[in-house]
RNA sequence: GGGGCCGUAGCUCAGUUGGGAGAGCGCGACAUUCGCAUUGUCGAGGUCAGGGGUUCGAUUCCCCUUGGCUCCA
Repeated sequence: GGGGCCGUAGCUCAGUUGGGAGAGCGCGACAUUCGCAUUGUCGAGGUCAGGGGUUCGAUUCCCCUUGGCUCCA
C1' cells in the first nucleotide's frame, strides 16, 4: 500500500423487505426480610465511531475519514 470483518447503554452483545433503538449483567428506588442475600416491579442511562450523500424517512443503502482484528504484499 491492497482485500475482508468489526465499532450500538458502564460491560458483553442482538437488531433484514429502510419506519418501535433493545436484551443480559451492572446502577438507583420500591416491595419482600428482624437485617443481608435471593426474587419481583419500576426507573435512569444512547451523537447507533465521525462527516457527507440518496430517500418522505437511514443503525440498516452509497462515498470519504478514523480506530481495532485479520489476510496478502
The RNA shown here (transfer RNA) has 73 nucleotides and comes from a Holosporales bacterium. It was read from a public genome assembly. Taxonomically the source falls in Holosporales (Bacteria, Pseudomonadati, Pseudomonadota, Alphaproteobacteria). It matches the Rfam family "tRNA". Rfam classes the family as a transfer RNA. Its mean pLDDT, the model's own confidence on a scale to 100, is 83.